[in-house]
This record gives sequence, C1' cells and structure tokens, in this order.
RNA sequence: AGUGGUGAUAGAGGUGCGGACUUUCAUCAGUAGAUGCUUCGAGGAGUAUGGGCUCUUAUGACGGGUAUUGAAAGGGGAAUUCGCCGAAGCGGGAGCGGGCUCAUGGCUGCAUUCGCUGGUUCUGUGUUUAAGAGAUGCAGGAUUGUCAAGAUUAACAGUCUUGGAGAGCUAUCUCACGU
Repeated sequence: AGUGGUGAUAGAGGUGCGGACUUUCAUCAGUAGAUGCUUCGAGGAGUAUGGGCUCUUAUGACGGGUAUUGAAAGGGGAAUUCGCCGAAGCGGGAGCGGGCUCAUGGCUGCAUUCGCUGGUUCUGUGUUUAAGAGAUGCAGGAUUGUCAAGAUUAACAGUCUUGGAGAGCUAUCUCACGU
C1' cells in the first nucleotide's frame, strides 16, 4: 500500500429536502355570513350525545324559499429568502393543553418515543382531504447517486447485468492486523 473496527470531522447525490409572521395565484365558494321580502309556528345557540350553566326567542327565533351582497381560516402551486443533505416525510403509542362546564366520543395544538421510507418521477389503487390540489401506504415501471457481486477489458478506468439500503456512501483523522 492493503484489510477490518471505533468514534470524530468534512463532503456528495438533484426537477434534492424543510422553515418563513414575506409576495403572489388558484381552490375553498357564489359557500359561510350580512341585509330585505316571504313562509312556518316553538324552540334555538355555545362540540356529537346526555346532565348542568349561560345566552337568545311570540317585538316571531330555528328551519324553508327568494333577492342583493359576499368572505376567511385550515390545506395547496409559484416566487423570494433563510436553514440544510435523515435533509425530511408518514404512521403508531403513551403524556400535557384547547372549544362555557362534567362524563363518553370526536377534532385540534405541543413536546416525546417507537417503527417505516436512499432521492426524483410516472401508472394503477387504498387512505387523508371540500378537492381531479397536496401528502402518504401498497403494486409495478423509468431515472439518478452510491456500494457490492458478475461480465467485458491490459486496467482498480469506462461500459453492461443483477442485487442492497441512508444504521448507506466518499475523504481525512484515530485504533488493530499486516508488510
């Protein structure tokens, strides 16, 4: 030189990943709401059901119809910018918090833990969702980086085939073996 181990540091992949209280676009939606008219006639609202409490309602609520007007949040696309390369995403568990309150359920926020996924992309399908958006599970394909095995080759280069997974790969340091 080489082989292997431990940890540390640095680094690569590319339609790469994420944040933003920023800008913009569509969707949500001609929906919710508001107002007028009309109809009905005793309930209705605060989370689904039950109990409580509060508010509202014959000065006609709630619901229905109609006319005028008419959003926003959550979820996305793009841009810009910042931070990055298990970047991050998704799912499960238990915990704490939120809607007037208690019980059960459901929704939601936060942090934590376990599991899965190398990246991108396409098709089919399931889930989530208002959604033919986006995300994600499964099946299949393409592509890309990387490592391993095999083939080709003078060659450790290049090319081809197959397979693996990010707990990966590359470089340096470090330790052992070995010379």

RNAcentral holds the sequence, with entries from Rfam.
The RNA shown here (Lysine riboswitch aptamer) has 179 nucleotides and comes from Bacillus salacetis.
The model forms 100% of the base pairs in the Rfam consensus.
Model confidence (mean pLDDT): 76 of 100.